[in-house]
Context: one part of a larger RNA
Molecule: large-subunit ribosomal RNA, domain II
Organism: Bacteroidota bacterium
RNA sequence: GCCUACGAGUUACGCCUCACUGGCAAGGUUAAUCCCGUCGACGGGAGGAGCCGCAGCGAAAGCGAGUCUGAACAGGGCGUUCAGUCAGUGGGGGUAGACGCGAAACCUUGUGAUCUACCCAUGGCCAGGAUGAAGUGGCGGUAACACGCCAUGGAGGUCCGAACUGAUUAGCGUUGAAAAGCUACCGGAUGAGCUGUGGGUAGGGGUGAAAGGCCAAUCAAACUGGGAGAUAGCUCGUACUCCCCGAAAUGCCUUUAGGGGCAGCCUCGACUUAUGUGAUGUUGCAGAGGUAGAGCUACCGAUUGGGCUAGGGGGCUUCACCGCCUACCAAACCCUGACGAACUCCGAAUGCUGCAACAUAACCGUCGGGAGUGAGGCCAUGGGUGCUAAGGUCCGUGGCCGAGAGGGAAACAACCCAGACCAUCAGCUAAGGUCCCCAAAUCUACACUAAGUUGAUUAAACGAGGUUUCAUCGCUAUGACAGCUAGGAUGUUUGCUUGGAAGCAGCCAUUCAUUUAAAGAGUGCGUAACAGCUCACUAGUCGAGCGAUGAGGCGCGGAAAAUAAACGGGCAUCAAGUGUAGUACCGAAGCUGUGGUUCCGGCAUCUGCCGGAAGGUAGGGGAGCAUUCUAACCGCAGUGAAGGCAUGCCGUAAGACAUGCUGGAGCAGUUAGAAAAGAAAAUGUAGGC
Numbered sequence: 001g002c003c004u005a006c007g008a009g010u011u012a013c014g015c016c017u018c019a020c021u022g023g024c025a026a027g028g029u030u031a032a033u034c035c036c037g038u039c040g041a042c043g044g045g046a047g048g049a050g051c052c053g054c055a056g057c058g059a060a061a062g063c064g065a066g067u068c069u070g071a072a073c074a075g076g077g078c079g080u081u082c083a084g085u086c087a088g089u090g091g092g093g094g095u096a097g098a099c100g101c102g103a104a105a106c107c108u109u110g111u112g113a114u115c116u117a118c119c120c121a122u123g124g125c126c127a128g129g130a131u132g133a134a135g136u137g138g139c140g141g142u143a144a145c146a147c148g149c150c151a152u153g154g155a156g157g158u159c160c161g162a163a164c165u166g167a168u169u170a171g172c173g174u175u176g177a178a179a180a181g182c183u184a185c186c187g188g189a190u191g192a193g194c195u196g197u198g199g200g201u202a203g204g205g206g207u208g209a210a211a212g213g214c215c216a217a218u219c220a221a222a223c224u225g226g227g228a229g230a231u232a233g234c235u236c237g238u239a240c241u242c243c244c245c246g247a248a249a250u251g252c253c254u255u256u257a258g259g260g261g262c263a264g265c266c267u268c269g270a271c272u273u274a275u276g277u278g279a280u281g282u283u284g285c286a287g288a289g290g291u292a293g294a295g296c297u298a299c300c301g302a303u304u305g306g307g308c309u310a311g312g313g314g315g316c317u318u319c320a321c322c323g324c325c326u327a328c329c330a331a332a333c334c335c336u337g338a339c340g341a342a343c344u345c346c347g348a349a350u351g352c353u354g355c356a357a358c359a360u361a362a363c364c365g366u367c368g369g370g371a372g373u374g375a376g377g378c379c380a381u382g383g384g385u386g387c388u389a390a391g392g393u394c395c396g397u398g399g400c401c402g403a404g405a406g407g408g409a410a411a412c413a414a415c416c417c418a419g420a421c422c423a424u425c426a427g428c429u430a431a432g433g434u435c436c437c438c439a440a441a442u443c444u445a446c447a448c449u450a451a452g453u454u455g456a457u458u459a460a461a462c463g464a465g466g467u468u469u470c471a472u473c474g475c476u477a478u479g480a481c482a483g484c485u486a487g488g489a490u491g492u493u494u495g496c497u498u499g500g501a502a503g504c505a506g507c508c509a510u511u512c513a514u515u516u517a518a519a520g521a522g523u524g525c526g527u528a529a530c531a532g533c534u535c536a537c538u539a540g541u542c543g544a545g546c547g548a549u550g551a552g553g554c555g556c557g558g559a560a561a562a563u564a565a566a567c568g569g570g571c572a573u574c575a576a577g578u579g580u581a582g583u584a585c586c587g588a589a590g591c592u593g594u595g596g597u598u599c600c601g602g603c604a605u606c607u608g609c610c611g612g613a614a615g616g617u618a619g620g621g622g623a624g625c626a627u628u629c630u631a632a633c634c635g636c637a638g639u640g641a642a643g644g645c646a647u648g649c650c651g652u653a654a655g656a657c658a659u660g661c662u663g664g665a666g667c668a669g670u671u672a673g674a675a676a677a678g679a680a681a682a683u684g685u686a687g688g689c
Stems, first nucleotide, its partner, number of pairs: 001689006011096003015093010027052003033046005056063002066078004099237002102234001106227003110223002117201009126191001128160003131156001135152006164188003169184004203219001205215003240624006250263005264373002266370006279360009293346001294344002300340002305335003309330001311329002313326004376401010406417003421596004426592003432586003435570003441583001443582006454572002462557002466554010483541005489514003495507002520535001524533002597614007625678001627675007635667002643662006650655001
C1' cells in the first nucleotide's frame, strides 16, 4: 500500500416543547399492585393514590374576573375572550460519558536503588622505569649551635608508561555489527584511585565535587492499578438512493474576537383571499434633504499681487521735543487671483417617503417547528487610511466566485458571453473568431506602418530633416531654393581704451558717410598686432518649384536580469499588422426542433389538457432501496436451499429478476413490527498478502 472483517446521533426518564395519528372531552388518565385467559415484547378486568386541565394576581397575609402598586373610585403591570387530556410515532431541548476517537495534566493505592547517585560493612587490584624530601652516619666547620660536603635513606593527591579506568580530537557508522559502537590519537594510572560481594536512602521524595544530573533504554517530578468514558469553545472522522427549496461569512452584546446569545438571511407547517390589501417595476403628481458641482465684499478659516494706511523696525535731523524719508514687517479697508471633510449666499442627478394609474405574479405578511451562518474573496464604482503604493487595509453601492458546470481570454475561482432536468450523428446565435495547428473569409473597399513595430499585459520625461495627412504665411519664368563663377570696396587703423586694439579683448555712438549691381564702422576662423580665409549682400550661370510655422496618424531612440524563453506555436510585410466601412460564415450545456421524466398552478376529474419550473455547498422538507430479527399469511428446496462466478434483462437511482456453472442444506414472497440497519477516508482497529 491493497484485500477482508470491525468501526461513530444511541438508550433511559411521572422531564420540557412542537407536529401528526387515534380515544374520550369540562374533563382526561391511571401508577405500583392484584385477578382471569395456556407461555408472553400478549389480551381482558380490578385498582382514582397521584398528575394535567377548568382563574388569576400578589413577596405574603390575602382577595378573586380580577388583583398588585398606590392616599386614590387616577394611571400603570400581569390577567379575564381562544379546550383539554391520555396513548402512539416523529422533530428539537434538558439530565445523564450522550455522535466516535484523541490530550498535556490532577488526585489516590501500590511497585522499584539487579541501571544509576551517594553512603555503610567486608574483600580484591595497580608490569616496569625515573626523581631522590625528612631522618641517620661520616668528614669538614663553630666557643657551642648553625652551616657545608659525601654517603645512607626512600617521602610524594611527584614524573614516564602497561594492566585497569576514563573519553580529547578526527574518521567511520547513522533502515548501524551496536537504541551510543569501531579505529587512530588522547587524560589519570599510590590516589579525592579502580573494582567484587552484601546492605541502606523512594516520588514533591531520594541522591547529587551541581549538569535540573541520576532514581531499570522513561525524569522541571519514575512506574503500575484506580477516580475515568477526567475535561478538550480544538483537530480529524461520521457509512444507501432519488425529488423540491436553498443560505451566511452582517448588526448589537460578550474575560469576547477561529466560541457564543439575540436579530438578519434559508426551510417546513398553519393562518390571512381583499376589486390583488400587501409586494416588485414603470409613469405622473406631492414631499423631506445639503452630497456632486459651484461660490465666497454671503459667514468661518486660510490665501497671490497691487493700492491705501494704523502700528512696529531702520535711516536722517535735533541738547531735546517736533518733524522728514523708507524697493523693510504689517492690522483694517479697496482692486485683483484663487482654496476648504469638520466653510456655505447657492445647489443638482440618483436614491428615499407618500398618493394615483398601469403591468407582473409561483411574489407579500403573521404565528409556530428545524437549521446553518456570524474567518469571506475578487472585479467595477463613491470615499477614508496608505505613497491618488500593494493580490494592502476599512466602509458605501452593484456584479460574480463562494455554492456555478458550458463557450471565449494559450493555460487561468472572480474578467467577457451564458445559468447545465434527460436523450438526439437536427437548426440559429452570444462573447470570441475565420493562413496551418483549429470549426469558419488567404472576403470586399480605402488608407497607414518598414519598426517583425505589431500579431490580447504595459512604459515616461525628453530627443530626432523616419514617413504620411491637414492648415497658415512667405519667395518664385521680371527666374526662386541648392550648387558653381565673379565681386564683397572707399573715408578708416571711425572714436575711446591700450604696450598693441587695424571689422572681429573691452567701452561709446546720431553704428555715419561715399562709390556702387552689391558690400555690416562687420557672421565666424585666424594674428602679439597686421596679414590671410569666410559670411551677410550683389551679378552671372542653371530652369521649377522652394522655405518657415502650427496641428494630427503610424513608426524610431530613450528600453538593463539571469533557457532562445512575455505573438500559445508555425509563421505573417499592398499583411495573417494598424485604422475606417461592409457582407458572409464558424462558434456554448444559451435559444429553437423532436421525444421523454418529475414538480407547481389552472381547468377537468374517465384520466388527461394548457401554462410555468427543475445549477447548487452549509442546511430544511419529501419519497424510496437494501440488511438482520419478530409476528401472521403464503410458498420453495438433495429432481439441489443459502452463498460464489458469469451472462442476459428490468427500474431515474438505491437495487430487482431470470438462466448456466459452482456449492451441498436450508431459504424466499406479502403485510406489519423491531433495529447492534448501509464505509473509502478517522497518521482508524485486527488479520492476511